The RNA shown here (transfer RNA) has 73 nucleotides and comes from Candidatus Micrarchaeota archaeon CG1_02_49_24. RNAcentral holds the sequence, with entries from ENA. Rfam family: tRNA. About the family: Transfer RNA (tRNA) molecules are approximately 80 nucleotides in length. RNAcentral records the identical sequence in 3 taxa. The prediction has a mean pLDDT of 82.
């Protein structure tokens, strides 16, 4: 240089192929429970790498680019 694959809450991840309310743990916080703490229980918090097309609608479809990884050369 060229080709693959991968980018989602604080942290891990599901969905993208087949466009329609972004889910789940765990972690903060607030409440219940306990003398108290910890275990349990229940709320509540926050998220699509950036950019730009396609569409009534884009995490997903399409184009550019950023960032890890791999593999040729």
């Nucleotide at each position: 240089g060229c080709g693959g694959c991968u980018g989602u809450c604080a942290u891990c991840u599901a969905g993208a192929c087949u466009g329609g309310u972004a889910g789940g743990a765990u972690g903060c916080u607030a409440g219940c429970c306990u003398u108290c703490c910890a275990a349990g229980c229940u709320a509540a918090u926050a998220a699509c790498c950036c950019g730009g097309g396609u569409u009534c609608a884009a995490a997903u479809c399409c184009c550019g680019g950023c960032a890890g990884c791999c593999g040729c050369a």